Large-subunit ribosomal RNA, domain I from a Bacteroidales bacterium, 533 nucleotides, folded computationally. The RNAcentral record of the full RNA draws on ENA. Its mean pLDDT, the model's own confidence on a scale to 100, is 85. It matches the Rfam family "Bacterial large subunit ribosomal RNA". Its family is annotated with structural constituent of ribosome and ribosome in the Gene Ontology.

[in-house]
Context: one part of a larger RNA
Parts: sequence; structure tokens; C1' cells
RNA sequence: CGUACGGUGAAUGCCUAGGCUCUCAGAGGCGAAGAAGGACGUGAUAAGCUGCGAUAAGCUACGGGUAGGCGCAAAUAGCCGAUCAUCCGUAGAUUUCCGAAUGGGGCAACCCGGUGCUGUGAAGCAGCAUCAUCCCUACGGGGAAGCGAACCCGGUGAACUGAAACAUCUAAUUAGCCGGAGGAAGAGAAAACAAUAGUGAUUCCCUAAGUAGUGGCGAGCGAACGGGGAAUAGCCCAAACCAACAUUGUUACGGCAAGGUUGGGGUUGUAGGACUGCGAUAUGCGGAAGUAAAUUAUAGUGGAACUGACUGGAAAGUCGGACCAGAGGGGGUGAAAGUCCCGUACACGAAAUAGUUUAUAACACUAGCAGUAUCCUGAGUAGCGCGGGACCGGAGAAAUCCUGUGUGAAUCUGCCAGCACCAUCUGGUAAGGCUAAAUACUCCUGAGAGACCGAUAGUGAACAAGUACUGUGAAGGAAAGGUGAAAAGUACUCCGAACAGGAGAGUGAAAUAGAACCUGAAACCGUGCGCUU
Repeated sequence: CGUACGGUGAAUGCCUAGGCUCUCAGAGGCGAAGAAGGACGUGAUAAGCUGCGAUAAGCUACGGGUAGGCGCAAAUAGCCGAUCAUCCGUAGAUUUCCGAAUGGGGCAACCCGGUGCUGUGAAGCAGCAUCAUCCCUACGGGGAAGCGAACCCGGUGAACUGAAACAUCUAAUUAGCCGGAGGAAGAGAAAACAAUAGUGAUUCCCUAAGUAGUGGCGAGCGAACGGGGAAUAGCCCAAACCAACAUUGUUACGGCAAGGUUGGGGUUGUAGGACUGCGAUAUGCGGAAGUAAAUUAUAGUGGAACUGACUGGAAAGUCGGACCAGAGGGGGUGAAAGUCCCGUACACGAAAUAGUUUAUAACACUAGCAGUAUCCUGAGUAGCGCGGGACCGGAGAAAUCCUGUGUGAAUCUGCCAGCACCAUCUGGUAAGGCUAAAUACUCCUGAGAGACCGAUAGUGAACAAGUACUGUGAAGGAAAGGUGAAAAGUACUCCGAACAGGAGAGUGAAAUAGAACCUGAAACCGUGCGCUU
């Protein structure tokens, strides 16, 4: 060096108990009736996980279900079960201590009290109940707090970066921090668009369009009208006017006036309403605690059809002959099963609890015609100056929107807008409020899917995983899957100091499948043989 056989080693192949990404439904909250999350306990034996709470792997009732059961988890001991256990579902009971933690304190899971009652008769001890703060209150009581993945609204608010440097700009109205809410939130029924024609609340998608614009006209940023779709829904106050009530002022005691509270009235731009006159009692819509019915969910029930031979350790394979199919989705069974098992299509089912839909009362809301003298129609508001901010718009010719500061109108013959401003024209009616759907998201539950991964992959985690371990701490954070169809997990003998390791024997299809267990590559290390210096 070659070759054979081994050792070591763990790649590779195969596998999947776990992940990843979605779809369709559901759910979208839990909490002082003490949550989320924990500490400590709890088993015959019990370290961990799981469950549970001094009634402690559990207690009760109801319903389902049926022969076994006492979790992962084998074994021993001891028990339970047709007087129906274990198990599954619904409802309840119990639920130590900490934790918003709330009687006070505290280095969380501990310490110490007040008041009332009880053991019990004083002291002492023990048991039970109660005692935080803030807000509201008809003083009886009620509410809040804390936790939670993303989505939503508001406040506050960076830098890296890009501009090939950097300052306006960008990143970005992002990250972070704070407040608040809901199953969605926000927006929303024109002081809107448009352009001589018209549209008719909001939201979302496609387009318009990377267009119009903006921009150290750099980097970049970036609409709207219009068109097409999804979904559609509209309403209520304030005021004028009328009335009641109490108060205050005044009085010639008959009243009058003022502001206040409550009720009626009323709600808009072809202006409307009050008011006056006429007429009428119609129509429609809402309403849901409870009740009833239907239906769904939370256990379940029924559910078709196959055998012979051969190979083999094993038949589901092969060969032969059959059968079912509203079921030839899927999984399991000693290899590859429509007809063996669990199931699947389909049909059926609830004592109890919950959801949805429908029906149902009280009650609430809702209309016309004509007249036009008077009254009402949201004020420190609109607008304007200064300073900021939002819009595609970086102050620009800069409209529109928000507002810190100052100023400050009109009142329907009014007012605002149509991108400075003015006129004409057109559109609208600000300074009060509510509003479903179409839209966003997924901590969570069920069902399903994948030209997604297959143990250095896929979650960090297929295993006692946020574990072991590291760090004062914030925090960081692993490795680790596979005997076999079945433990049948090697009785017995021998070598040995041996509970090490091995040789026989036995099991098994296989033991070079022997627990350091499927396959078992390479590096590396041996032994035999051959060749070679």
C1' cells in the first nucleotide's frame, strides 16, 4: 500500500409523536362572587409532569355509556365495579397562602391587629364574620381598580438610515412610551363634490395613477374628480312658542316681571319651524327582560359488503372465486385491506346549560293644505393678525381644515364654499349629538387543507423546555426522538473480586434487533493475509 474481518463514530435512508402557513365556522374577553400568574400542599409507596385544594389524581346531582378500573407509568401491596364503577358531557360544592390584593405592615406566598359573635365563665388561646382607597347615592346600596396576542382611537415621540458628505428633506406623523375602547374601532347623513351637465352620508376594494402636483425641483413624497364594485339606513336635540312648579324682585294685593327646573312643541336649504286659519286621528317603523316554538352547540346512537389456496415469522401481498357502495376520505391491524377494527356517506339523539331565529306586551317615534306681518334656527363662534400643525401642496399667488395667542362679525334682504382676491353664476346651511352593514385582527375553540419541514430541518422547545445551566440583575438559554409484531427484556450453567464485562444455553423472522438497542457512511484505531522499502 492492498485486501478481509472488526472497533469507534455518527452521517445517510426510512419513520413521526411536533412544528409552519392558510381556509371555513365559532369565540372575541377574564376580574373584589378575588382574575391572569404563582407558592405550598395533595397518592399505600411518589423525585418530575399532569390533575386537584385541608372534601386536595378528588365530592354531589343529572344525562350519556358498558366491563372493566385505581393519570403519564411498568411493577408490588391493597382496593373499587351489573346495587352500573372507571370514562364522557352539563350543572353545582369545596377551592390553603400570595397576587389588583383591599384591616395594618412586609424582603410576594410571611408577620401583627381592631370590632362583633362563639368555644367559655376572667386571663390566655382558638374559630367564624367584618374592617383599604376613589367616585356616585333616594344612605339601602352601586361602580372603579388588575390582567390579556393582534387589530382600533388619541397623546407624546426618536435615531440609525437615504440624500452616495450634510443642515431643509428622508426614515416617519414609524419604533418606543402613555391614556382609552370594542368585538370590532374610527368615520358618517353635506356650510360636500362638480361645472352650465349632474351626483347625493360614511367605510372598504379595483381603477384613475406613479397621473395632477410637490420637492436643497435633489433623494424622494404623492392626491382628487370621474368610472367599476362590496355594503346600504337613517335619525335625535338646542331655540322660537305654550304650560306647570318652586325661587327672587315688585305691587295700587287683582297681579306683573326675571332667571331656573321639568313637560309639550320642533329639527331644515325647491329654506324650515314657531304663529294664524283649515283638515285629520291615518300610516309605517322601532321595541324584547320574560314567555313560547324552531334550530344549533356542549356527551352520544345506528351505520353496507369476503372468503379459499400459495409464499412468509406474520397476509392486508399473489392466484382463484364473490360482495357493498348516499360509504373506494382517513387511520390502525405482525408487509400493501372498500367488505378485520376505529371510522366514513347517510340517518338519529339531550335530564342540564348556552347561542341564534321567529312570534308576542307595555311603551317610544312617525303625516297634510294655505297664509307670511312678527319671532327662532347652535358666539368669544366664523373671520382676521401673529406662531405652529394637517392636507399631494416644504409659505408659496395658497384656498381648505386644526388651534397656542390677540382681536372679533352677520342673523335669512343672513351666512359659507367653488384653490389668492372681486363680480356673476352654481352648490350648501357651520359653530350640538347618535347611527347597523360592507373593513381590520387572532391569545383562544372545532373542522379541514398544503408542488410546507421531517430531528443541525420545522417553534427556542416532537423528550421533565422557557426546562437544565449562566448572570447580582435586566436578561441569556441549550443538548436530548426510533429494541421488537409482541418484552417473548436472555430461566439455567460457566469465566471473573464483581451488582463490571463476557462465553454457552434460551426467546425471537432477525440478538452484528440485548436496552450504550432500526439503518449504521467517513475520519480515526486494530487483527489476519498478501505485497513493498